[in-house]
């Protein structure tokens, strides 16, 4: 230098190929119920504008371009 994969709440992932209107699930966290107190269990809640910028579109996590970071391969 070239090619491939990845980046989404505090953590781990799904959703991306084929655009669709509240971004889902689990754990963790907070509250309540339960309990002698806890734990477990049940219910409720808060939390991500999706790595950054630009473009296309009525509409972008999703499509296109550039860049950053991490991993792998080739030279």
């Nucleotide at each position: 230098g070239c090619c491939c994969c990845g980046a989404u709440g505090g953590u781990g992932u799904a959703g991306c190929c084929c655009g669709g209107a509240u971004a889902a699930c689990a754990c963790a966290c907070g509250g309540c119920a339960c309990u002698g107190c806890g734990g477990a269990u049940g219910c409720c809640g808060a939390g991500a504008u999706c790595g950054g910028g630009g473009g296309u579109u009525c509409a972008a996590a999703u499509c296109c371009c550039c860049c950053u970071c991490g991993g792998g391969g080739c030279g």
This is a predicted structure of a 75-nucleotide RNA (transfer RNA) from Methanocaldococcus vulcanius M7.
Taxonomically the source falls in Methanocaldococcus vulcanius (Archaea, Methanococci, Methanococcales, Methanocaldococcaceae).
RNAcentral holds the sequence, with entries from ENA and GtRNAdb.
Rfam family: tRNA.
Its mean pLDDT, the model's own confidence on a scale to 100, is 83.
The gene name in the source record is tRNA-Arg-GCG-1-1.